[in-house]
RNA sequence: CGAGAGUGGGAAAGUGUCGCCGGCCAAGCAAUUGGCGGGAGGAAAGUCCGGGCACCAUAUGGCAGCGUAGCGGGUAAUGCCCGUCCACCGCGAGGUGAGGACAAGUGCAACAGAAAGCAAGUACAGUUCGGCUGUAGUGAAAUCAGGUAAACUCUACGUGGUGCAAGCCCAAAUAGGUCUGUGUUUUAAGGCGGCCAGCCCGAGCAGACGGGUAGGGUGCUUGAGGCCUUGGGUAACCAAGGUCCUAGACGAAUGGCACUUCACGACAGGACCCGGCUUAUACCUACUCUCGGUCC
Numbered sequence: 001c002g003a004g005a006g007u008g009g010g011a012a013a014g015u016g017u018c019g020c021c022g023g024c025c026a027a028g029c030a031a032u033u034g035g036c037g038g039g040a041g042g043a044a045a046g047u048c049c050g051g052g053c054a055c056c057a058u059a060u061g062g063c064a065g066c067g068u069a070g071c072g073g074g075u076a077a078u079g080c081c082c083g084u085c086c087a088c089c090g091c092g093a094g095g096u097g098a099g100g101a102c103a104a105g106u107g108c109a110a111c112a113g114a115a116a117g118c119a120a121g122u123a124c125a126g127u128u129c130g131g132c133u134g135u136a137g138u139g140a141a142a143u144c145a146g147g148u149a150a151a152c153u154c155u156a157c158g159u160g161g162u163g164c165a166a167g168c169c170c171a172a173a174u175a176g177g178u179c180u181g182u183g184u185u186u187u188a189a190g191g192c193g194g195c196c197a198g199c200c201c202g203a204g205c206a207g208a209c210g211g212g213u214a215g216g217g218u219g220c221u222u223g224a225g226g227c228c229u230u231g232g233g234u235a236a237c238c239a240a241g242g243u244c245c246u247a248g249a250c251g252a253a254u255g256g257c258a259c260u261u262c263a264c265g266a267c268a269g270g271a272c273c274c275g276g277c278u279u280a281u282a283c284c285u286a287c288u289c290u291c292g293g294u295c296c
Base pairs, nucleotide, nucleotide: 001292002291003290004289005288006287007286008285009284010283012261013260014259015258016257017256018255020039021038023036024035025034026033027032041267045278046277048276049275050274051273052272053163054162055161056160065159066158067157068156069155070084071083072082073081074080085099086097087096088095089094100154101153105152106151107148108147122136123135124134125133126132167218168217169216170215177209178208179207180206181205182204190200191199192198225244226243227242228241229240230239231238232237262265
C1' cells in the first nucleotide's frame, strides 16, 4: 500500500426570532401575565422472545399443547450474552451449527441382493429333516446391539390467561331502579309574568340512595437508570464509592422563518416501563488482528 476479519463510537454544529407540550418560581380574587429551565431514537420500527406491573378464581400440583436442547457460567429472566468442546467452511484472522436419546416401541430408505423383516425363501454341503447348522454370494448393515428423531416418539427443563383501551378513584345531564313524602272528585304538581282569590289542565310530583355512561384524576415515569473511579472475573458480568435527573402527551407537543460553518446530512417519531433479538440506515470515525506486496 492492497485485500480482509472482529469489537465499538457518532448520527451535522451554532445564533436570532415567532410558536407548540410539560415543570418550577413570582404577581393576581380570577381570567391571565412575567421569569427560569426541560422537550424523541440508535433503531422510538417489527411486536419476535424474556421480565416488571395490573386484573381475573391467593394462579398450586398434574395431563394435554407449545417451546428449548453439547458442557459450564452470567442475569430479575430469556430462545439473550460470555467461555469452552466437537463437527463443517476459510491459507488465515475468524465464521456457521435445532450438536439429548435409535440398547423402549412404531415408521421410513436409492442401488445391489432370494430376502433389509412375516412375505418369499438362492446355491453347495451337513442334517436329529424343522426356512436347523455351516459356507458362498449382494451390501455400510443379513439369528439386526446398521442408518434416520428440522419422522412419530422418549427424556430433561420451562410454560395459567389477558394486556395500561391492564387496573384503581371521583363523578353531571337524560332514561331506568329502590325507598320516603305528598296527591288522585276533600283536586296535587304545572300554566295564566310576584302574592291572594279565581280560571285552565287532569295523575302524577318532590326528595334521598345506589349502579352505569359523558367527563376528570390516577396508573405516568427515579429506573433491574446514566456517567466516572477503584476492585473481582479470561469474558459476559458483579461489588463499592462519587456524581447527574434526562419527554410524559391523550383529536396526542418537539415546528416555521432569517443567517453562519462543515465532511452537505441516511433510516426514521415516544404512547405503561425495562432487558434482548431482528429489520432499515447517507456519511464520518476508534481500536485489535489476518493474508499478500514493497521499502528500511